[in-house]
């Protein structure tokens, strides 16, 4: 310095006219004046929530969501550090770096693991070993049944490894150092977990297969839900019931409990399509000093940044900023001039996150190659 590949930040601005919405003020009113007018993702609707409404949301069942450890937070399935375990780069090794985890249990049970292979659990092709017949002078050979899992073969894996004692011949059969797993002991650490010791066992993978477990979860949504004002036909027909209870009670079930008699429900006709408020001062934004590895927090100071209801927030012309192409100019450059372009995409209850889109400029961190020292 170029290139690959990850993360993260920004992601256009100023003047000027005209319009457009909305607040605040003065006006009888039209109208004046002054402030203000989209986004990091406003998408998705995937999670938490805040508020509202259901008598209290109670207790169990299903259901459904998380699944190493501490922390952060209003809280999450969300974040920040760390453990561990896989994978990858650098290095002769040791070590270090980078990415990724849907990361609780396979000694509770069930299943499953294609082809190949003799067999994917406890089997025997080919092999080893001794018996009993036949054959041969003899090594051997060829048949029966027996032992055998140490050796080949096949497969991603053949059932703990290696070395040695035995044995007809082998085998954890038996010893010695190793492996795993599972309890426990010191040391350090909040903890996961590292390190070293014992002691007891000895197929292995799968649970983003069924399952079993540990911690959590009430449900609906802003068209929620409150109010005011209007209007209608005290509307019709059925059903079941009247305190020994029909019926109802915001996902399912079942207890509890609570509503209930001018009751409750099922059909069917009619009236009402209007207006306020929720409705934007907040788990808020900005800066600045502490505190922390960090996520984030604390103090102290400033500041009010859409509130619409068919639904604004635009159009013009200049200048400016960012890339880019020409000329010009210079050792080389900067610089000037003249053109072109500038992503993804737009609120509707409101916030914290996750996921996707996204020209370009800028930082960081790995890793390749130049060059210079």
């Nucleotide at each position: 310095c170029u290139g690959c590949a990850a993360a993260a930040a920004c992601g256009g601005g100023u003047u000027a006219u005209c319009g457009c919405u909305u607040c605040a003020u003065u006006g009888a009113a039209a109208a004046g004046u002054g402030g203000a007018g989209a986004g990091g993702a406003a998408a998705g609707u995937c999670c938490g929530g805040a508020c509202a409404g259901u008598a209290u949301a109670a207790a169990g069942u299903a259901g459904c969501g998380c699944g190493c450890u501490a922390c952060c937070u209003a809280a999450c399935g969300g974040g920040u550090a760390g453990g561990c375990a896989a994978u990858u780069c650098u290095g002769c090794a040791a070590a270090g770096g980078g990415u990724u985890g849907a990361c609780a249990g396979a000694u509770a049970g069930u299943g499953c693991c294609a082809c190949a292979g003799a067999a994917a659990a406890u089997u025997a092709c080919c092999g080893c070993c001794a018996u009993a017949c036949u054959g041969g002078c003899a090594a051997c050979a060829g048949u029966a049944g027996g032992g055998u899992a140490a050796g080949g073969g096949u497969g991603a894996a053949a059932a703990u490894g290696u070395a040695g004692u035995g044995u007809a011949a082998g085998a954890g059969a038996c010893u010695a150092c190793a492996a795993u797993a599972u309890a426990u002991u010191u040391u350090a650490g909040u903890g996961a977990u590292a390190a070293a010791g014992u002691a007891u066992a000895u197929g292995g993978g799968u649970a983003a297969a069924c399952c079993u477990u540990g911690c959590g979860u009430a449900c609906u949504g802003a068209a929620a839900u409150g109010c005011c004002a209007a209007a209608u036909a005290a509307g019709c027909a059925g059903a079941c019931g009247a305190u020994u209870g029909a019926g109802g009670g915001u996902c399912a079930c079942u207890u509890g409990c609570c509503c209930g008699a001018u009751g409750u429900u099922u059909g069917u006709g009619g009236g009402u399509u209007g207006g306020c408020a929720g409705c934007u001062a907040g788990a808020g934004g900005u800066g600045a000093a502490g505190c922390g590895u960090g996520a984030g927090u604390u103090u102290c100071a400033u500041c009010c940044c859409a509130g619409a209801u068919a639904a604004a927030u635009g159009a013009u012309a200049a200048c400016c900023a960012u890339u880019u192409u020409g000329u010009u100019g210079u050792a080389a450059a900067a610089g000037a001039c003249a053109g072109a372009a500038u992503a993804c995409a737009g609120g509707a209850u409101c916030c914290g996150g996750c996921u996707u889109a996204u020209a370009g400029u800028u930082u960081u961190u790995g890793u390749a190659g130049u060059a210079u020292u």